[in-house]
RNA sequence: AGGGGUGUAGCUCAAUUGGUAGAGUUCUGGUCUCCAAAACCAGCGGUUGAGAGUUCGAGUCCCUCCGCCCCUGCCA
Numbered sequence: 001a002g003g004g005g006u007g008u009a010g011c012u013c014a015a016u017u018g019g020u021a022g023a024g025u026u027c028u029g030g031u032c033u034c035c036a037a038a039a040c041c042a043g044c045g046g047u048u049g050a051g052a053g054u055u056c057g058a059g060u061c062c063c064u065c066c067g068c069c070c071c072u073g074c075c076a
Stems, first nucleotide, its partner, number of pairs: 001072007010025004019056001027043005049065003053061001
């Protein structure tokens, strides 16, 4: 340099292939307990990597960048 994959909550991942952004876990609070752990209940937490476009509507489609991973090639 070329090709492919990937990016969504602090972390691990979903989201019916365009129609309300969710789960588990972490954390916080509560119940329980002599205290804690476990268990149970509730809550907090998101410019969906950035920007632009299409659309009534974009995490999803198109375009340009950025980070990470893999393959091929070049220089050394």
Predicted 3D model of a 76-nucleotide RNA (transfer RNA) from a Planctomycetaceae bacterium. It matches the Rfam family "tRNA". The family's RNA type in Rfam is transfer RNA. The prediction has a mean pLDDT of 82. The sequence was found in a public genome assembly.